[in-house]
Context: one part of a larger RNA
RNA sequence: UGACGGGGGCCCGCACAAGCGGUGGAGUAUGUUGUUUAAUUCGAUGCAACGCGAAGAACCUUACCUGGGCUUGACAUCCUAAGAACGUUCUGGAAACAGGAAAGUGCCCUUUACUGGGAGCUUAGAGACAGGUGCUGCAUGGCUGUCGUCAGCUCGUGUCGUGAGAUGUUGGGUUAAGUCCCGCAACGAGCGCAACCCUCGUCCUUAGUUGCCAUCAUUAAGUUGGGUACUCUAAGGAGACUGCCGGCCAUAAGCCGGAGGAAGGUGGGGAUGACGUCAAGUCCUCAUGGCCCUUAUGCCCAGGGCUACAAACGUACUACAAUGAUAGGUACAAAGAGUCGCGAAUUCGCAAGGAUAAGCUAAUCUCAAAAAACCUAUCUUAGUCCGGAUUGGAGUCUGCAACUCGACUCCAUGAAGUUGGAAUCGCUAGUAAUCCCGGAUCAGCAUGCCGGGGUGAAUACGUUCCCGGGCCUUGUACA
Numbered sequence: 001u002g003a004c005g006g007g008g009g010c011c012c013g014c015a016c017a018a019g020c021g022g023u024g025g026a027g028u029a030u031g032u033u034g035u036u037u038a039a040u041u042c043g044a045u046g047c048a049a050c051g052c053g054a055a056g057a058a059c060c061u062u063a064c065c066u067g068g069g070c071u072u073g074a075c076a077u078c079c080u081a082a083g084a085a086c087g088u089u090c091u092g093g094a095a096a097c098a099g100g101a102a103a104g105u106g107c108c109c110u111u112u113a114c115u116g117g118g119a120g121c122u123u124a125g126a127g128a129c130a131g132g133u134g135c136u137g138c139a140u141g142g143c144u145g146u147c148g149u150c151a152g153c154u155c156g157u158g159u160c161g162u163g164a165g166a167u168g169u170u171g172g173g174u175u176a177a178g179u180c181c182c183g184c185a186a187c188g189a190g191c192g193c194a195a196c197c198c199u200c201g202u203c204c205u206u207a208g209u210u211g212c213c214a215u216c217a218u219u220a221a222g223u224u225g226g227g228u229a230c231u232c233u234a235a236g237g238a239g240a241c242u243g244c245c246g247g248c249c250a251u252a253a254g255c256c257g258g259a260g261g262a263a264g265g266u267g268g269g270g271a272u273g274a275c276g277u278c279a280a281g282u283c284c285u286c287a288u289g290g291c292c293c294u295u296a297u298g299c300c301c302a303g304g305g306c307u308a309c310a311a312a313c314g315u316a317c318u319a320c321a322a323u324g325a326u327a328g329g330u331a332c333a334a335a336g337a338g339u340c341g342c343g344a345a346u347u348c349g350c351a352a353g354g355a356u357a358a359g360c361u362a363a364u365c366u367c368a369a370a371a372a373a374c375c376u377a378u379c380u381u382a383g384u385c386c387g388g389a390u391u392g393g394a395g396u397c398u399g400c401a402a403c404u405c406g407a408c409u410c411c412a413u414g415a416a417g418u419u420g421g422a423a424u425c426g427c428u429a430g431u432a433a434u435c436c437c438g439g440a441u442c443a444g445c446a447u448g449c450c451g452g453g454g455u456g457a458a459u460a461c462g463u464u465c466c467c468g469g470g471c472c473u474u475g476u477a478c479a
Stems, first nucleotide, its partner, number of pairs: 001479002003476003007473007015463002019427005026318008034309002042053002064304007073129001077128002079125005088101005107118003131293002134291003140287002142282003145278001147276001152191006158167003171182003197270004202238007211228003216225002241264001244258005320420001324379006336367003341360002346355003386417001391412007433455007
């Protein structure tokens, strides 16, 4: 100087408390461990691994296993020789591939012409080399997690100390903040904080189609004429600064209350992550040192596996019902996506879907029905008209192909489950809870992920205690 203390003081955080809803019990989905296996590819492992890499394993992917093949190789550059290349077709084969058949001379330059050269591609040969998702993340770059959006981490000069170092950065207040004020052997500065950026909330100006409709006319319908007020869209501005008033404080910084205001003291949300820590994670994104393989640890193909299943754990979904289920009716979103696409309307089918097909490269057309909500009716507390697992049958769609191993529909079947032990998690407001909608990936496949809106609470006395963190101080046999 740090680190640590079941030392002290001050302060903060959904840390506790006060509340609301969960997990832990059931079934299923998914990830992991374990076990099994020819293989169940690999990585991630307290918080900070476990719906994680994977924004989508039937083949492919794919790295694994079994079998069949190749050896200058699937890919790059160079040399020699031959040939246009591509495409078609036959036989064998699971395919990779092997063996045949017919057809076939293009492009650029050159020559009177025969021809010669070149680019590109194919085949054969020789080696230099290619190749490796092989090892080492404890050799590395880059990227990332974490403490933590915590308020800290440092430097120059000066001063003090023999020195390691200290001071500044401590103290009194204050703040979300090393934020600001005052004081002070310090005076300044840098990286962080804040602000500048995006978005939402109010108003103004400009613009008015594909948007909108107050007035006029018109229609089944903003449908059409018309209008550009309003909504909206998207550009530019205004607005909030403790600016004003009162009180408190040290006349300071600031705090409390009030006015005006759409918004009030950081207005809400996002992006933004200091010096560093964990030899944290990643050599399987990529890059890269070293080591290793080179008729194989490389490459091609078929089939299988990654989907196994006594069990354990994590994360979710669906429930156990009446604040409900079912049937009918009726209303209100936002944000997105779409031409190898979204697909209206009509029609067939109980349905998943099929047929035909308008419009749309989209404020125009389509996906598209929002669902909870509300109204009416049935059910009347039952393992039920709750719950939907499982299983049988029949189908639809995607796709060479749904057996291993897809999603969905219909009929039948109708398991566990009656609110969950110890323990444990999230959340302070348009939040929790609850309800639907969209997107990426994607042929197909979502209870996951990322977004969008609808309805919309309870509680916070407070900081004694648990956990984590910040500052000061103290002890130490620790570094």
The part of an RNA shown here (small-subunit ribosomal RNA, 3' major domain) has 479 nucleotides and comes from a metagenome. Its mean pLDDT, the model's own confidence on a scale to 100, is 84. RNAcentral holds the full RNA, with entries from SILVA.